The prediction has a mean pLDDT of 76. Predicted 3D model of RNase P RNA and transfer RNA as a complex of 482 nucleotides.
[in-house]
Parts: sequence; structure tokens; C1' cells
RNA sequence: CCAGCUGGCCGGACGGCCGCUCCGGCAAGGGCCGAAAGGCCGCCGGGGAGGAAAGUCCGGGCUCCAUGGAAAACACGGUGCCGGGUAAUGCCCGGCGGGGGUGACCCCAGGGAAAGUGCCACAGAAAGCAAACCGCCCGCCUCCGCGGCUCACGCCGCUUCGGCGCGGCAAGGGUGAAAGGGUGGGGUAAGAGCCCACCGCGGGACCGGCAACGGGACCGGCUCGGCAAACCCCACCGGGAGCAAGACCGAAUAGGGAUGGCGCGAGGCUUCGGCCUCAGGCCUGUUUUCCGGGCCGGCUGUCCGGGUAGGUUGCGCGAGGCGUCCGGCAACGGGCGUCCCAGAGGAAUGGCCGUCACGGGGCGAAAGCUCCCGUACAGAACCCGGCUUACAGGCCGACUGGCGUU
RNA sequence: GCCGCAUUAGCUCAGUCGGUAGAGCACCUCAUUCGUAAUGAGGGGGUCGCUGGUUCGAGUCCGGCAUGCGGCACCA
Repeated sequence: CCAGCUGGCCGGACGGCCGCUCCGGCAAGGGCCGAAAGGCCGCCGGGGAGGAAAGUCCGGGCUCCAUGGAAAACACGGUGCCGGGUAAUGCCCGGCGGGGGUGACCCCAGGGAAAGUGCCACAGAAAGCAAACCGCCCGCCUCCGCGGCUCACGCCGCUUCGGCGCGGCAAGGGUGAAAGGGUGGGGUAAGAGCCCACCGCGGGACCGGCAACGGGACCGGCUCGGCAAACCCCACCGGGAGCAAGACCGAAUAGGGAUGGCGCGAGGCUUCGGCCUCAGGCCUGUUUUCCGGGCCGGCUGUCCGGGUAGGUUGCGCGAGGCGUCCGGCAACGGGCGUCCCAGAGGAAUGGCCGUCACGGGGCGAAAGCUCCCGUACAGAACCCGGCUUACAGGCCGACUGGCGUU
Repeated sequence: GCCGCAUUAGCUCAGUCGGUAGAGCACCUCAUUCGUAAUGAGGGGGUCGCUGGUUCGAGUCCGGCAUGCGGCACCA
């Protein structure tokens, strides 16, 4: 210098003007309204989005509900190597094992398949108590050919093609994602852990490590395929809902209850709550009379509870930020000092101008000109710790590989 | 703000315990008819919302993302 890998940080800066929102003050006296509580306005001072405020995927705080003396179990859901951190976690840190990369480094839902059940399509002979299509070999038979013996018929031996066998084998071929250890040698009729060496696998005294795990004398010829993000088994965790949780205040109007007032259609019964008959009003059977069905009981005063509209609260001093020292490989923990840092409620945190910065375009041979455009993702809503996802551009550090120079 | 559900052909929906995805309507061609509809025969059409993972193999199982829909406030 090029290429890469990894950790952390920033995410426009400064100035001016005009606005928005919250808090405090205006001096027992800022102005106006109001009886007051308070409201509106003004001036001064101070605070005012994020690394993700997002997705709502996990874990908590807080609140209510349920339950029990405390808890456990079943069901359901989740997590899953080991150790540590933490309020807690499925998060983080450090290790272990496996895989990838020349390397820095990255990835892994990484318990159990020798408890049980289930699945392994198509292809293939066979897909889970293994099996035998081609093939190799053995035995018998037939055929072709050759050789030997014989005068000849014939006999014997070898061999090509083919057939048969409840014959042997599993090396080779072929199928498949996967075919029951691999390589080499011996062995055999052909073969085969049949035997041997090395590797792999299983067990394993003992050694190291808190552990996961690593090493391993020796033993076993090897029988036990994969899938648990299929059911399941084992271990551990979880009661449910969520600030639209919850708490307080609480109208107007309507309705309910209590208690009065007003001469409230008539009559009857009453256990005093009401009920029945007639009359009345309204609706209805398409209209009118008749007839039938249903509904209604007057007006008004005072008081009471409700928990609606609305208001207040929950609501920001916190597992808080920054600096420094100590312990720890680290995550993190502890001590000291210092700071107070958004709280709206259809929802404030904005707009314009100037200078600079960065990126792109244009002009120019270049230096440059400063002519034009752009500066991301995104917007708190009870709070906190994580994860995930989105993100223009930039800065700093550690490390690796290659090339060059000294 | 919080809590649930869904996404498969142009439309509406099936798809079992993972093995190369179908139905109805619609579309195209042919027959029938003077012509159309209806009817009959045949046919085409799919990134199973997107993206990773588990598995030999994913529409199906498990993460992440996107889009759409519903409920809570909500009642005196």
C1' cells in the first nucleotide's frame, strides 16, 4: 500500500430571527377576568426525542384479580453442553465439543435414538428382527470344441454357451439422502473381522480439570443407520391479566329509591304492597261502525346512592448518568466524587436565513470555481434490562493474509 | 398503547401424521346453433406473502420481516 476480519463511538456544527410545550420566579405587589378556587396573557430564567423512541420477540419492576398455612402435582407453554454474571432472562461473558476458512476469525435449538411409538416418498433385490437383481464360486446335467487311451464302440481329462440347486458368498456393479466400519496384507473354491496391522467405534482401571470435557494402559472383532425445529423421556423455569392496569373526585339529562305538596275520572276489594270492573288516551288487525289484541297512568318540590361525560392521579430520583480508583481474563461488581437530565394528552420538541463540514453533478488542462442538488433510518406516550429489524455518511482501536522498501 | 387471527391459481376456499398442490367460478380452443347463451369435450394458468434454518426432502415444523383484519377502552 492492497485485501480482509473484529470491537467501540458519532450520526451534522456554529450564529441570528420567529414560534411550540413543561417547570420555577415576578419580592405578603406584573396585567386582565372571577366571590373564591382558579383561568388567560405578558416578562425573566431553565429543561425539551432515539440508537434504535420501531417490532412487541423475551425478561423484570409496578398495579389489580385468583388461590393456599407454605408449597407441590396434573395439564399446557417454554428452555436445553459446562462454569460464571445479573433483579431476571431464551440475554451477556469465559471455556468445551463439532463444522467452515491459508489466517485474523465466524457459525451451531449443542440433553436423550443401547426407554417406547412413529416416519424414511420415488428408485432399488433389500430401508431396519436386513436382503440377494447383475455378479463370483461349488456340485450336477446338456451342448460345442480340444487332448489322451483304444482297431473300433466307448472311456477319461480340460473348456465355451445354457439350465438346475429350500447350494455357498457379500468383494465388485447398479439404486438411493442413507445399503450394517475404512485402508492394506494374509487367507479361501469364491469370499467375508475369517485372521493380522493402523485408523475409526464401544467399554475402560488410572491421570488432569470445579465442570462440560481431554488424555489413556488394557479389553471387545464390531452387534447397535437417520429424524426428537415428529410424538415422547429426563432436567429446569412459568398462577392470570395488563397503565385502555389501578386509585380518587364527579356532573347535565334520563331512569331508580325515599319523603312531602297540589281537589288526581268513577266504583269495589285489600294482608295497604297492590288488584279487579267500567270509563279515558295511544298503537294495531288495509279504511269507518262493531268486535279483538297490546301499552299507559297526572303535575311538582327536596334528599339519597351509582361511577357515565369530564377532571385529578398513577407520571419520572432511577436495577439513573458522568468521572475516577480497586477486584475480576471478561461479562460485571464495589468504593468515592459529582449532576438532576422530556413529561405531552389527537398529542410540544419546529420553521426561515447566513457561514462551515461531507457526498454527488456541472465548468476547467490543472490548481480550483462555489453554479446546482442532496445529508439517512426514523418521532417518546408507565418505566427498565436484552434481542431482532431499519439506517446516508463518518471517526477511533486491536488483529490477519499478501506485496514492496529498509 | 395492549392482545389475538389470517396470507395457497384472476376470485372464493380445500390440502390429514412432511413425500413434487387440488375444487368451484372465471379464461382459452373445439363441437352444437343462422348467431349468442346454456350444454358437452379438451386445455392453459401457482416464486404456496417474503426471507433464513431443521430435514435426504417444507404449503405443512421453527425463527425474522411485510401486509391485511378483528377485539379491549365501552358504559351508567
Rfam match: Bacterial RNase P class A. The family's RNA type in Rfam is ribozyme.